c-di-GMP-I riboswitch aptamer from a Gammaproteobacteria bacterium, 62 nucleotides, folded computationally. Of the family's consensus pairs, 100% are formed in the model.

[in-house]
RNA sequence: AGACGAUAAAGCCAAACCCGCCGAAAGACGGGGACGGAAAGCCACGGGUCCUCGCUUCCUCC
Repeated sequence: AGACGAUAAAGCCAAACCCGCCGAAAGACGGGGACGGAAAGCCACGGGUCCUCGCUUCCUCC
């Protein structure tokens, strides 16, 4: 000095917890926050877990 990296990076998502709000609840949403994630992005399909206001059926008691 040249070439490659490089149609690159400089970004994205976001737990717990706190606040607000909705809900019977599980929990959702918004704000703060930053445990973490190269999938903690996208699509399709399947499974699991949690809640029980209300409804139905069965059993027991009155």
The sequence was found by an Rfam model in a public genome assembly.